[in-house]
RNA sequence: AGACGGCCGGGCGGUCGCUCCCUUCCUUCGGGAGGGGGGAGGAAAGUCCGGGCUCCACGGCGAAAAGGCGGCGGGUAACGCCCGCCGGGGGCGACCCCAGGGAUAGCGCCACAGAAAGCAAACCGCCCCGUCGCUCGCGCCGGGGCAAGGGUGAAAGGGUGCGGUAAGAGCGCACCGCGUCUCCGGCGACGGAGACGGCAUGGCAAGCCCCGCCUGGAGCAAGACCGAAUAGGGACGACGCGUUCUUCGCAAGGAGGACAGGGCUUCGCCGGCCCGAGCCGUCCGGGUAGGUCGCGAGAACCGUCCAGCAAUGGGCGGUCCAGAGGAAUGGCCGCCGCGCCCGUCGCGAGACGGACGGCACAGAACCCGGCUUACAGGCCGUCU
RNA sequence: GCCGGAGUAGCUCAGCUGGUAGAGCAGCUGAUUUGUAAUCAGCUGGUCGGGGGUUCGAUUCCCUUCUCCGGCU
Numbered sequence: 001a002g003a004c005g006g007c008c009g010g011g012c013g014g015u016c017g018c019u020c021c022c023u024u025c026c027u028u029c030g031g032g033a034g035g036g037g038g039g040a041g042g043a044a045a046g047u048c049c050g051g052g053c054u055c056c057a058c059g060g061c062g063a064a065a066a067g068g069c070g071g072c073g074g075g076u077a078a079c080g081c082c083c084g085c086c087g088g089g090g091g092c093g094a095c096c097c098c099a100g101g102g103a104u105a106g107c108g109c110c111a112c113a114g115a116a117a118g119c120a121a122a123c124c125g126c127c128c129c130g131u132c133g134c135u136c137g138c139g140c141c142g143g144g145g146c147a148a149g150g151g152u153g154a155a156a157g158g159g160u161g162c163g164g165u166a167a168g169a170g171c172g173c174a175c176c177g178c179g180u181c182u183c184c185g186g187c188g189a190c191g192g193a194g195a196c197g198g199c200a201u202g203g204c205a206a207g208c209c210c211c212g213c214c215u216g217g218a219g220c221a222a223g224a225c226c227g228a229a230u231a232g233g234g235a236c237g238a239c240g241c242g243u244u245c246u247u248c249g250c251a252a253g254g255a256g257g258a259c260a261g262g263g264c265u266u267c268g269c270c271g272g273c274c275c276g277a278g279c280c281g282u283c284c285g286g287g288u289a290g291g292u293c294g295c296g297a298g299a300a301c302c303g304u305c306c307a308g309c310a311a312u313g314g315g316c317g318g319u320c321c322a323g324a325g326g327a328a329u330g331g332c333c334g335c336c337g338c339g340c341c342c343g344u345c346g347c348g349a350g351a352c353g354g355a356c357g358g359c360a361c362a363g364a365a366c367c368c369g370g371c372u373u374a375c376a377g378g379c380c381g382u383c384u
Numbered sequence: 385g386c387c388g389g390a391g392u393a394g395c396u397c398a399g400c401u402g403g404u405a406g407a408g409c410a411g412c413u414g415a416u417u418u419g420u421a422a423u424c425a426g427c428u429g430g431u432c433g434g435g436g437g438u439u440c441g442a443u444u445c446c447c448u449u450c451u452c453c454g455g456c457u
Base pairs, nucleotide, nucleotide: 001384002383003382004381005380006379007378008377010336011335012334013333014332015331016330018039019038020037021036022035023034024033025032026031041361045372046371048370049369050368051367052366053219054218055217056216058271059270060269061268062267063266066215067214068213069212070211071085072084073083074082075081086100087098088097089096090095101210102209106208107207108204109203110202123150124149125146126145127144128143129142130141132139133138158176159175160174161173162172163171177199178197179196180195181194182193183192184191185190223293224292225291226290233284234283235282236281237280242259243258244257245256246255247254248253261275262274263273264272300319301318302317303316304315305314306313307312338357339356341354342353343352344351345350385456386455387454388453389452390451391450394409395408396407397406403440411427412426413425414424415423433449434448435447436446437445
């Protein structure tokens, strides 16, 4: 000078005032007095993910739609998170970054410039042959060959070097790169070695898409109980209102079962439930603004040992660390710490005095595991 | 708590199917007119809310963040 990780972000005392729990007494039943214990965060934030929990939807199997993830292995209740490794990139290094499967399944895009941006092409140019001219170097025209050199561009169809050729070109060779096969190491992604090779296979998938894996819907204003109140309300629509058996009955009719039919789901199969002038679908209208619970003992936290590179898991011991209901943690005083500024002394480290002052971001509302964003100042550890 | 939409010149809005940003009004200048308005012609004015990423290239595609508007409960 830097990289990575962790932590703090006031303390003590007094006084007045809050809130929850336990307990004692008093009470005009509204509450009051006393004792004991507790009382905001690393992000409580954003609501971006995953769950627990609650209720609903019919359930099982399969498919579709919509959405998410994307190297490999592991962790976890789970994840788009975390850990480790592989590959690629950046950095002198410690380390950091990565929407990391497929461009030969198909479709689509690559502006401008340039000859040409998906199968090809020749602007400048290089070489050979011929006619004509000629200052004997060459120039114009015609024919043939080239893609090595230059230009354009983000990208021009493997790269560098040598040889070869009329000039060139993987045309040949060496190395790199690419493809196929074999062997070795590894759970694997992948790495290493060797052989053979047509020496050709541009880019974009955070373009559509293909491949693999995953996913019911709502959400604590979920919901449960008590109490109270109202209108067991009204309109429209599709389908059916059928067959059969048993029983009660004089009959009308009632009860139960089976089949067919309708409905409950995006679709199909199987099963289940509801319906028989009411399920279902759409719309209109009315009542309940009360109380209690949900509401905190949990995938919890602390310490230690073991396993593991780690994330994390297991054993043992200990602890209980907020529960409001318009929303509680505050106000004042003193001392100490801390930070900036000023002054004095001092080589410096630092010491003394004065003034300022809480001075970072910022407050639970069902609870956890993450991600992301905000953050004055300070401390510790490891590494380059 | 849940679900949508918007941000572009001073103002009101297009562009978002990725090729380097437009229209109208306003402003300025000139012409015309005795003069003004109207009209005609020309000109100026833009970190596309901020940041990061993909790509040769981003107003447009993706992620994150800020502000505003609306709906359900």
Molecule: RNase P RNA; transfer RNA
Organism: soil metagenome